[in-house]
RNA sequence: UAUUCCUUUCGGGGUUUGGUGAAAGUCCUAAUCGGUGGUUAUAGCCCACGAGCCGCAAGAAUGUGGCAUGAUCUGGUGAAACUCCAGGGCCGACCGUAUAGUCGGGAUGAAAGAAAGGAGCC
Numbered sequence: 001u002a003u004u005c006c007u008u009u010c011g012g013g014g015u016u017u018g019g020u021g022a023a024a025g026u027c028c029u030a031a032u033c034g035g036u037g038g039u040u041a042u043a044g045c046c047c048a049c050g051a052g053c054c055g056c057a058a059g060a061a062u063g064u065g066g067c068a069u070g071a072u073c074u075g076g077u078g079a080a081a082c083u084c085c086a087g088g089g090c091c092g093a094c095c096g097u098a099u100a101g102u103c104g105g106g107a108u109g110a111a112a113g114a115a116a117g118g119a120g121c122c
């Protein structure tokens, strides 16, 4: 220096007002939020990953197979941007409840991953 393994820690934000109604943070109106890695240049909507559900194996940790998995345009600058600037749009798992990105719940959970320390090898 490269690579492998182990441990620990960290690792998601958001409904103010008004309306209808017996009942709505769920409808109408208005508001508000944006995980992780990558990408010539910074991304909710470019590419990919994670949270959900079902099955199989196993005493368990866990391993493994399958299903589901949203959304962007116009102009400008530039060598380069669907990422920046200006403007206009759009999207959001599962269960519960008057129909939910924002409330309650699984979850004081797990994960994409990030950082630190250690071990082995050269």
Stems, first nucleotide, its partner, number of pairs: 004119007018028002031102002033092002035049004044090002052067006072088005094105003